[in-house]
């Protein structure tokens, strides 16, 4: 199930931060310098919860320690990426397709 969540495709929307300085080059390239931004991707993280295990104990439970997972995000970091336009862009609207049970 009058088809959820989700994934993909077309169209529409979509922020932030120097067209920085020096050298070099045909060039917006390359190298160096000190800055800045968070909305591709990535990384880290508390209380708490769950599971396992050890201690304690006659046994069960409780408690304590350790390990793992969740918590986990648009917040944090700034590795990557970015700082005119274009491109990209989390997310979102709409149309279609796939899919078939959770949200």
């Nucleotide at each position: 199930u009058u088809g959820a969540u989700u994934a993909c495709u077309g169209c529409a929307g979509g922020a932030g931060a120097g067209a920085c300085u020096u050298a070099u080059u045909a060039a917006a390239u390359u190298a160096a310098g000190a800055g800045c931004c968070g909305a591709a991707g990535g990384a880290a993280u508390a209380a708490u919860u769950u599971a396992g295990u050890a201690c304690c104990a006659a046994g069960c439970g409780a408690g304590u320690g350790c390990u793992a997972a969740a918590g986990a995000u648009g917040a944090u970091c700034u590795c990557a990426g970015g700082c005119a336009a274009a491109a990209g862009g989390a997310c979102c609207g709409u149309a279609g397709u796939a899919g078939g049970a959770c949200u």
This is a predicted structure of a 103-nucleotide RNA (Glycine riboswitch aptamer) from Terrisporobacter glycolicus ATCC 14880 = DSM 1288. The coordinates come from a structure-prediction model, not an experiment, and the mean pLDDT is 77. The sequence is in RNAcentral, with records from ENA. Rfam family: Glycine riboswitch aptamer. Its family is annotated with glycine biosynthetic process in the Gene Ontology.